Molecule: SAM riboswitch aptamer (S box leader)
Organism: uncultured Cytophagales bacterium
């Protein structure tokens, strides 16, 4: 890269450096950004996926868990910033002509992409 499972409307920014972009990519929309944004270093902090500690157990590579936070990740603007695709569900408008078709719309449901983590080969 690839395949599995879960998890994504909560939380957590100071200080150097740098300098014009950034929000993953395409396309709209809405934002941040020279009061220096992104980035990169140092710090510090969320959080609890791996851990840890306890409790079951068929004793395992298993289950659970209102408890920790030393290690490994990740994370610290805004819901994964919003939609876009696919099926479903509502409503709404035309049409035929009386339940279909179409078209459009959604604080609406899954998936699908897409982030992490843990696992696998």
């Nucleotide at each position: 890269a690839g395949c599995u499972u879960a998890u994504c409307c909560a939380g957590a920014a100071a200080g150097a450096c740098c300098g014009a972009a950034g929000c993953a990519a395409u396309g709209g929309g809405g934002c941040u950004g020279a009061u220096g944004a992104c980035g990169u270093c140092u710090u510090g902090g969320c959080a609890a996926c791996c851990c840890c500690a306890c409790u079951c157990u068929c004793c395992c590579u298993g289950a659970g868990c209102a408890g920790g936070a030393a290690g490994g990740u990740g994370c610290c603007a805004a819901a994964u910033c919003c939609c876009a695709c696919c099926u479903g569900a509502a409503a709404a408008u035309a049409a035929u002509g009386c339940a279909u078709u179409a078209u459009u719309u959604u604080a609406c449901a899954g998936g699908a992409a897409g982030a992490u983590a843990a696992g696998u080969a």